[in-house]
Context: one part of a larger RNA
Molecule: small-subunit ribosomal RNA, central domain
Organism: marine eukaryotic metagenome
RNA sequence: CUGGGCGUAAAGGGCGUCUAGGCGGCCGGUCAAGUCGCGUGUGAAAUUUCUACGGCUCAACCGAGAAACUGCACGCGAUACUGAUCGGCUUGAAUGCGGUAGAGGGAAGCGGAAUUCAAGGUGUAGCGGUGGAAUGCGCAGAUAUCUUGGAGAACACCGAUGGCGAAGGCAGCUUCCUGGGCCUGCAUUGACGCUGAAGCGCGAAAGAUGGGGUAGCAAACAGGAUUAGAUACCCUGGUAGUCCCUUCCGUAAACGAUGAGUGCUAAGUGUGGGAACCAUCGGAGUUCCCGUGCUGCCGCUAACGCAUUAAGCACUCCGCCUGGGGAGUACGGUCGCAAGGCUAAAACUC
Numbered sequence: 001c002u003g004g005g006c007g008u009a010a011a012g013g014g015c016g017u018c019u020a021g022g023c024g025g026c027c028g029g030u031c032a033a034g035u036c037g038c039g040u041g042u043g044a045a046a047u048u049u050c051u052a053c054g055g056c057u058c059a060a061c062c063g064a065g066a067a068a069c070u071g072c073a074c075g076c077g078a079u080a081c082u083g084a085u086c087g088g089c090u091u092g093a094a095u096g097c098g099g100u101a102g103a104g105g106g107a108a109g110c111g112g113a114a115u116u117c118a119a120g121g122u123g124u125a126g127c128g129g130u131g132g133a134a135u136g137c138g139c140a141g142a143u144a145u146c147u148u149g150g151a152g153a154a155c156a157c158c159g160a161u162g163g164c165g166a167a168g169g170c171a172g173c174u175u176c177c178u179g180g181g182c183c184u185g186c187a188u189u190g191a192c193g194c195u196g197a198a199g200c201g202c203g204a205a206a207g208a209u210g211g212g213g214u215a216g217c218a219a220a221c222a223g224g225a226u227u228a229g230a231u232a233c234c235c236u237g238g239u240a241g242u243c244c245c246u247u248c249c250g251u252a253a254a255c256g257a258u259g260a261g262u263g264c265u266a267a268g269u270g271u272g273g274g275a276a277c278c279a280u281c282g283g284a285g286u287u288c289c290c291g292u293g294c295u296g297c298c299g300c301u302a303a304c305g306c307a308u309u310a311a312g313c314a315c316u317c318c319g320c321c322u323g324g325g326g327a328g329u330a331c332g333g334u335c336g337c338a339a340g341g342c343u344a345a346a347a348c349u350c
Stems, first nucleotide, its partner, number of pairs: 003322004007304002012318001014202004021195003025089007033082002035078008048067004053063003092192001093189005098183003104178007111155001115151008126137002163170002207248002210245003216242002221237004259317006267295011299306002323350003332343004
């Protein structure tokens, strides 16, 4: 250096972007680096293989000869492929023009229902809660009900087996700013592509920092129950937190437990977006492109299952795995305010 693998057995990086690197469409010219052929030189000896060979009576052993040493250098030649270079092409990629759907992102403003609090009216003895209770609240007037006012948080129905986003994720309404996708032809550039170690950025929840906010909910905590006990499950309270702004953290069953890209490989049936055709104003039908589901051949799979959105058939590039425990730990390094993160063993043991 070489193997076999990664949906569920160990194994896909949480996601994106980009550098180096690896890989790379069609046609032609030139070069000849890789590649291929021939030749020359070299590839010490020993060793290895071979010999009706020679020497010890044979053999081992020794001697002689031959081959090999699959390599390297140089010269000459070949040019299909790879490469270099020059020229061209449009199908890959991209841009423009025209449409289009969407909880994609950011900021500001507005809205109603509910909850809770406050004030007031009515009204009287209970309310609340549970398996049953009690703690708790209430004659200082609660619960219930009506009116008014305030506050914070979340947006019922629509709502979906639906949509958008790279992932995390995104849902009341309006406005402003803004990213991406898809469709239709036409035009333009002319391989500008794919992947991507590092790097950089994004990244739920919880947690941290400083300031604000705090209705409801609610770790911790307190009390009441339950119980043998009950540091729980149930109940009454309740602080961080949950919300906003600043800055950090960088992890998740970050899951489709399935990396990205390209091409190819039966059908059937839904659904979201767009276009064309046939029709014609009720819409139905046919076809194409993009997305998203189900069923199901071939094939694959240990099976389950996957099945044009592949886990099928191939290629390119990256990441990762290599028995269980020890251990995602120690040590070291590095990042972090901390919590801790990342990187990552061994002894020993089965």